About this RNA
This is a predicted structure of a 524-nucleotide part of an RNA (small-subunit ribosomal RNA, 5' domain) from Pseudogulbenkiania ferrooxidans 2002. Model confidence (mean pLDDT): 86 of 100.
Context: one part of a larger RNA
RNA sequence: GAUUGAACGCUGGCGGCAUGCUUUACACAUGCAAGUCGAACGGUAACAGGGGCUUCGGCCCGCUGACGAGUGGCGAACGGGUGAGUAAUGCGUCGGAACGCACCGAGUAAUGGGGGAUAACGCAGCGAAAGCUGUGCUAAUACCGCAUACGCUCCGAGGAGGAAAGCAGGGGAUCGUAAGACCUUGCGUUAUUCGAGCGGCCGACGUCUGAUUAGCUAGUUGGUGGGGUAAAGGCCCACCAAGGCGACGAUCAGUAGCGGGUCUGAGAGGAUGAUCCGCCACACUGGGACUGAGACACGGCCCAGACUCCUACGGGAGGCAGCAGUGGGGAAUUUUGGACAAUGGGCGCAAGCCUGAUCCAGCCAUGCCGCGUGUCUGAAGAAGGCCUUCGGGUUGUAAAGGACUUUUGUCCGGGAGCAAAUGCCGGUGGCUAAUAUCCACUGGAGCUGAGAGUACCGGAAGAAUAAGCACCGGCUAACUACGUGCCAGCAGCCGCGGUAAUACGUAGGGUGCAAGCGUUAAUC
Numbered sequence: 001g002a003u004u005g006a007a008c009g010c011u012g013g014c015g016g017c018a019u020g021c022u023u024u025a026c027a028c029a030u031g032c033a034a035g036u037c038g039a040a041c042g043g044u045a046a047c048a049g050g051g052g053c054u055u056c057g058g059c060c061c062g063c064u065g066a067c068g069a070g071u072g073g074c075g076a077a078c079g080g081g082u083g084a085g086u087a088a089u090g091c092g093u094c095g096g097a098a099c100g101c102a103c104c105g106a107g108u109a110a111u112g113g114g115g116g117a118u119a120a121c122g123c124a125g126c127g128a129a130a131g132c133u134g135u136g137c138u139a140a141u142a143c144c145g146c147a148u149a150c151g152c153u154c155c156g157a158g159g160a161g162g163a164a165a166g167c168a169g170g171g172g173a174u175c176g177u178a179a180g181a182c183c184u185u186g187c188g189u190u191a192u193u194c195g196a197g198c199g200g201c202c203g204a205c206g207u208c209u210g211a212u213u214a215g216c217u218a219g220u221u222g223g224u225g226g227g228g229u230a231a232a233g234g235c236c237c238a239c240c241a242a243g244g245c246g247a248c249g250a251u252c253a254g255u256a257g258c259g260g261g262u263c264u265g266a267g268a269g270g271a272u273g274a275u276c277c278g279c280c281a282c283a284c285u286g287g288g289a290c291u292g293a294g295a296c297a298c299g300g301c302c303c304a305g306a307c308u309c310c311u312a313c314g315g316g317a318g319g320c321a322g323c324a325g326u327g328g329g330g331a332a333u334u335u336u337g338g339a340c341a342a343u344g345g346g347c348g349c350a351a352g353c354c355u356g357a358u359c360c361a362g363c364c365a366u367g368c369c370g371c372g373u374g375u376c377u378g379a380a381g382a383a384g385g386c387c388u389u390c391g392g393g394u395u396g397u398a399a400a401g402g403a404c405u406u407u408u409g410u411c412c413g414g415g416a417g418c419a420a421a422u423g424c425c426g427g428u429g430g431c432u433a434a435u436a437u438c439c440a441c442u443g444g445a446g447c448u449g450a451g452a453g454u455a456c457c458g459g460a461a462g463a464a465u466a467a468g469c470a471c472c473g474g475c476u477a478a479c480u481a482c483g484u485g486c487c488a489g490c491a492g493c494c495g496c497g498g499u500a501a502u503a504c505g506u507a508g509g510g511u512g513c514a515a516g517c518g519u520u521a522a523u524c
Base pairs, nucleotide, nucleotide: 001524002523003522004521006520007519008518009517010516013371014370015369016368017367018366020363021329026327027326028325030324031323032322035074036073037072040071041070043067044066047065048064049063050061051060052059053058081282082281083280090207091206092205093204094203095202096201099199100198101197104195105194106193107192108191109190110189111188112146114144115143121136122135123134124133125132126131152161153160154159166187167186168185169184170183171182174181175180208254209253210252215245216244217243220242221241222240223239224238225237226236227235257279258278259277260276261272262271263270264269284305285304286303287302288301307318308317309316310315335361337360338359339358343357344355345354346353347352374404375403376402377401384395385394386393387392410460411459412458413457414456418451424444425443426442427441428440429439430438468513469512470511471510472509473494474493475492479508480507481506482505483504489496490495
């Protein structure tokens, strides 16, 4: 000199854009942060509509819109947080072979016929509660066989094995009393192939300090055969062999998430890893598996432990390193805000619902950037202050006065863009028996804004609403007076102060920065 997620002192006008627990991975009150689908299902607790009955109090009917609880599906493994652990099961770069994949895209082939249960619910019961038990009824895209098998799997190459589920919309002929059959469209379902992207695994090289850590290792190193896994492998097991690593630093100990990057520097390098992006690890502490395409799972389960809470003492409940917020720790770090309008995500045919992701707003000069606190004129060089050699000098064009402007702020008025889609109404084409439905393209009208009457624009009055901080001995830009008297004090280094201190304190003046300025800490 540059820099910071800074803090402290004094001071403080505005705006834009960013940042904001670096410390106790300390403990947490409260609210919210993951749901959704009635176009899978049996149904109807609440609300609304409709119908029926009525003694006008009300009662009944799932018929309709919808829908609590329940069965079922998908999601909950993403998104969000933190950096404890980890020196290599990590990360970075470059390679590799023995693998998997729900949803999505493309293709091929199917979607035939049956069965038995069970929740909800009813009844009975236990418990303080959390919750649980028995019995009876019932549905499905829940569950299980059978049939079939272009691809698929196994094979001794002859064979053997293996699947599915329906739902919604529309309809001319035919059948049917009707429901519907039947046809068709869409969404699903099953098998299989390819793709896309994502993930699991392996290798090489690189990746802090200590030798006052020199030896380490028994599933250890390799082989054979098996088991296990989606998959290679001592990953695991039986047997066999005796290997494997190490001064090119093994082992041990300490410290630490890694990278893109960030800071500094001419560079080489040094330091660092907040915010944003990629990867990893963790979710009260330790262990374990279940479900599932995917977890050994932050807001799932089980066990153990510590802690907190409820209890009828028998037994139960909990996990903010999600967003806010509280206590504590600390030099120190924000609101228990608004909205799903946009972007994105989950579910759904859709309408839509959910979303503390996100978008916004709030707080803080924490940082960066921009603007302002007036402009021109004005010598009687006013008054006052300070100094003085008492002549004057200086503050100083500074003020006053005169002329002007109106950024910002205040008030008044206007006022974008973020919004275009989905959906709706037409047209063309496709599927089709079909001018239904549905799909693709296209034209049109129209709905939707948290921020917020925001940005911006116009107008009104009026210099009006706005300057401080540090320093002035040398380094280092800037000097005098008074007070003090080795005292009080200053100080980054040298050093000042013991009676004329440009070095302490105050004042005047000056210098430097400026809504900041200094100090402290830290890095180059």